[in-house]
Context: one part of a larger RNA
RNA sequence: CUGGGUACCCGCAGCAAGACGAAAAGACCCUAGGAGCUUUACUGCAGUCUGGUAUUGAUUUUACUUGCAAGAUGCGUAGCGUAGUGGGGAGGCGAUGAAGCCCCGAUUCCGGUCGGGGCAGAGCCGUCAAUGAAACACCCAUCUUCUUGCAAGUAUUAUCUAACCUUAAAGGUCAAAACUUUAGGGGACAGUGCUUGACGGGCAGUUUUCGUGGGGCGCGAUCCUCCUAAAAGGUAACGGAGGAAUCUAUUAAGGUUGGCUAUCCGCCAAUGGAAACGGCGGAGGUAGUGCAAAGGCAUAAGCCAGCUUUAUAGCAAGGGAGACAUCCCGCGCUAUUGCGAAAGCAGAGCUUAGUGACCCGAUGCGUCGUUGUAGGAGGCGCAGAGACACUGGAUAAAAGUUACCCUAGGGAUAACAGGCUGGUGGAGCCCGAAAGUCCAAAUCGACGGCUCCGCUCGGCACCUCGAUGUCGGCUCAUCCUAUCCUGGCGCUGGAGAAGGUGCCAAGGGUUUGGCUGUUCGCCAAUUAAAAGGAUACGCGAGCUGGGUUCAGACCGUCGUGAGACAGGUCGGUCUCUAUCUGCUGUGGG
Numbered sequence: 001c002u003g004g005g006u007a008c009c010c011g012c013a014g015c016a017a018g019a020c021g022a023a024a025a026g027a028c029c030c031u032a033g034g035a036g037c038u039u040u041a042c043u044g045c046a047g048u049c050u051g052g053u054a055u056u057g058a059u060u061u062u063a064c065u066u067g068c069a070a071g072a073u074g075c076g077u078a079g080c081g082u083a084g085u086g087g088g089g090a091g092g093c094g095a096u097g098a099a100g101c102c103c104c105g106a107u108u109c110c111g112g113u114c115g116g117g118g119c120a121g122a123g124c125c126g127u128c129a130a131u132g133a134a135a136c137a138c139c140c141a142u143c144u145u146c147u148u149g150c151a152a153g154u155a156u157u158a159u160c161u162a163a164c165c166u167u168a169a170a171g172g173u174c175a176a177a178a179c180u181u182u183a184g185g186g187g188a189c190a191g192u193g194c195u196u197g198a199c200g201g202g203c204a205g206u207u208u209u210c211g212u213g214g215g216g217c218g219c220g221a222u223c224c225u226c227c228u229a230a231a232a233g234g235u236a237a238c239g240g241a242g243g244a245a246u247c248u249a250u251u252a253a254g255g256u257u258g259g260c261u262a263u264c265c266g267c268c269a270a271u272g273g274a275a276a277c278g279g280c281g282g283a284g285g286u287a288g289u290g291c292a293a294a295g296g297c298a299u300a301a302g303c304c305a306g307c308u309u310u311a312u313a314g315c316a317a318g319g320g321a322g323a324c325a326u327c328c329c330g331c332g333c334u335a336u337u338g339c340g341a342a343a344g345c346a347g348a349g350c351u352u353a354g355u356g357a358c359c360c361g362a363u364g365c366g367u368c369g370u371u372g373u374a375g376g377a378g379g380c381g382c383a384g385a386g387a388c389a390c391u392g393g394a395u396a397a398a399a400g401u402u403a404c405c406c407u408a409g410g411g412a413u414a415a416c417a418g419g420c421u422g423g424u425g426g427a428g429c430c431c432g433a434a435a436g437u438c439c440a441a442a443u444c445g446a447c448g449g450c451u452c453c454g455c456u457c458g459g460c461a462c463c464u465c466g467a468u469g470u471c472g473g474c475u476c477a478u479c480c481u482a483u484c485c486u487g488g489c490g491c492u493g494g495a496g497a498a499g500g501u502g503c504c505a506a507g508g509g510u511u512u513g514g515c516u517g518u519u520c521g522c523c524a525a526u527u528a529a530a531a532g533g534a535u536a537c538g539c540g541a542g543c544u545g546g547g548u549u550c551a552g553a554c555c556g557u558c559g560u561g562a563g564a565c566a567g568g569u570c571g572g573u574c575u576c577u578a579u580c581u582g583c584u585g586u587g588g589g
Stems, first nucleotide, its partner, number of pairs: 008589008017581003021576002029410006035402004041206005047199003051195005057160003062155011074143001084142005091125003100119008164186008209221003218238001222244006245391001246290001247349002254308007263283006288297002291354001293352003312335004318329004324392001337346003360386001363383006417464001418462001419460003423457001425453006435443001471546001472544003476538001477535005484509003487504006511525005552570004556565003
């Protein structure tokens, strides 16, 4: 001096790995709120049906009820006999036709009673005897049952026309309508008002709890006992174990007085044995306690018997627990009792579970009871059944669904990825039983032990829900080695060849097709080999969008239904002009 490279500064053209890039207060999930929809959730409303009543009247059939009138009806036994009951009563009825006979009808306890007609022509019945009661001889009142008639009511049948409804014509009017008239058809029904009872997602308003190693499913929610609980008390978890929502009244499981001792072991004793009852000795508290567990209990709180009701009333000093509400223990006083000879004991139970506030309110007792009196309603006090178990009980009253969804929020909370962990998974080492003909260690290595890795399935819920796009493929890759091939070695149960198994080694390489969205896998054909992983299961501001995972639709299954389904199926908008970092190429200083 020339050329190249590198560092620094500044450009230009590009690429999209990063700036948890931009965009949209995440649509998934949860929490809270809402809305749409469903139904045998709750409560209503419309609507429909239905009974009553008003509008709403007449006549009538049948049935029933009531009343009135007339007539009939009434059988225990004894007795001339079918004696309803009470009273009066010595006469009553009869030519206005008695007894008797014939015919017909009603009724019947089959004996008769009553009514009508005919013949007939003068009697018939009572008082008297039997009977609890005396004449339907006669009169009055009344009961049972029945018949007839009348009246009212109810139900019902049929008919009517005048309310009411409706059709047509005429009038009315410019034309309509209202209205009027006439002629039909219905007709006290229908329609309408008030009211009763049903049905009633047609419509409306709401409810549909909380805890929860996300939510859902499951389970739980109050009370008692033990452990956890760290020697006072107290103490959490979807920690470990169990229980309670009572029972006991005449043979008490209560009170009191008196008495007794179980259980097990050894020996002995007819039937008799493992085990019945008896005797002796021993161990204790192992038995028992209405029921869980714990703590107690022999002076027994355990077992038996007698008498009993203190499982009473009114109070309560003083304490314990608790945030409160409230719960628990209790000296003593008064009244009245039980047992005991008495001292005394007794206001339930060996103790700790066996439960429910306020309001409402059946019932009982007491008291007040109001303005005239007697009642009554009701109030007050005491006692006292009835339930809220989501058990300190939101209301008198309540289930679902949403992928059609919406809002406020949450990384206080799930799904992806990362992180921590390392049970599961993978790998190594120690021990060396057994296999390997023999021989632990060429190879294999049970039962066990100790480590490593951070690939699987999990656990946790730490950043992110005012958004970190998710499987697979394509493209482009960078790294690790616990090496599949290729290279260098050791041992071999390595003759050689081919292998087995280790050591070093990551330079390079590690195929193409069929099926499936597939990763994977199976199959086919090759290859030196067709290794395994990491990189937000590398890579969507690079592509795709087949799968999954919105709105439509079909099937199966489930659901009464709305709808649902890690069940299947068809369809279904993939935005971004690159500021910075980074990288590639190129230019200037």
Large-subunit ribosomal RNA, domain V from Hadarchaeum sp. (SeqCode), 589 nucleotides, folded computationally. The prediction has a mean pLDDT of 81.